[in-house]
RNA sequence: GGGGCCAUAGCUCAGUUGGGAGAGCGCUUGGUUUGCAACCAGGAAGUCGGGAGUUCGAGUCUCCUUGGCUCCACCA
Numbered sequence: 001g002g003g004g005c006c007a008u009a010g011c012u013c014a015g016u017u018g019g020g021a022g023a024g025c026g027c028u029u030g031g032u033u034u035g036c037a038a039c040c041a042g043g044a045a046g047u048c049g050g051g052a053g054u055u056c057g058a059g060u061c062u063c064c065u066u067g068g069c070u071c072c073a074c075c076a
């Protein structure tokens, strides 16, 4: 220098053919209990790495870019 993959809630990750942003764990409120745990019923938490474009509409498509992993090439 070139190719591929990954980036979505605090963590681990899903998200189908472009149309509702979600699950588990964690956190938190209430119930239950003498109390804790467990269980049950709720709740909060998101610039979908960043920017631009296409589109009525983008996590998803296109371009640029940042970080990580990996393969190839080059170097005195």
Stems, first nucleotide, its partner, number of pairs: 001072007010025004019056001027043005049065005
Model confidence (mean pLDDT): 81 of 100. This is a predicted structure of a 76-nucleotide RNA (transfer RNA) from a Bacilli bacterium. Its Rfam family is "tRNA". The family's RNA type in Rfam is transfer RNA. About the family: Transfer RNA (tRNA) molecules are approximately 80 nucleotides in length. The same sequence occurs in records of 3 taxa.